[in-house]
RNA sequence: UAAAGAUAAGGGCAAUCUUUCCGAAAGGAAAGGGCGCAAAGAAAAAGGUCUAAGGCCUGUUGUAUUAAAAGGCUAUCAUUUCCUGGCUGUCGAA
Numbered sequence: 001u002a003a004a005g006a007u008a009a010g011g012g013c014a015a016u017c018u019u020u021c022c023g024a025a026a027g028g029a030a031a032g033g034g035c036g037c038a039a040a041g042a043a044a045a046a047g048g049u050c051u052a053a054g055g056c057c058u059g060u061u062g063u064a065u066u067a068a069a070a071g072g073c074u075a076u077c078a079u080u081u082c083c084u085g086g087c088u089g090u091c092g093a094a
Stems, first nucleotide, its partner, number of pairs: 005091001012037002017032006041087001045084001047082001048079002054074005060068002
């Protein structure tokens, strides 16, 4: 230096769930909590996935200006603890 990594040391983060708030929803924030994580650090680029307020389309009913409810499609929404790639980074046993 590279690879690999622990029943080591010192720290860090924090799923489910509960409460409150925000959001149309997916989801997010705070507090409690502790499934797990060596990048579960920062970013959010490709893909995947979730949601569908808004938009578009379809037929139905009423009407002939268009309205109502229903169904379908759609990300500009969300997720990074789904995955790929790039950047940074703690320790030091075999």